A computed fold for a 73-nucleotide RNA from Lacticaseibacillus hegangensis, annotated as transfer RNA. Its Rfam family is "tRNA". From the family's description: Transfer RNA (tRNA) molecules are approximately 80 nucleotides in length. Gene Ontology term of the family: triplet codon-amino acid adaptor activity. The coordinates come from a structure-prediction model, not an experiment, and the mean pLDDT is 81.
RNA sequence: GGGUCCUUAGCUCAGCUGGGAGAGUGCCUGCAUGGCAUGCAGGAGGUCGCGUGUUCAAGUCACGUAGGAUCCA
Repeated sequence: GGGUCCUUAGCUCAGCUGGGAGAGUGCCUGCAUGGCAUGCAGGAGGUCGCGUGUUCAAGUCACGUAGGAUCCA
């Protein structure tokens, strides 16, 4: 220098063919127990890496760009 893949909640990751942003875990509150562990219920938490474009509508498509992984040189 070139190719491919990854970037979504604090962490690990889903998101099918463009239309509801989610799960597990962690965190907070309550209930159960004399208390802890644990279980159950509820809740908070998101510029979907960044920018531009296409579209009525973008996590998803296109282009550019940043970081990471890997292969080739």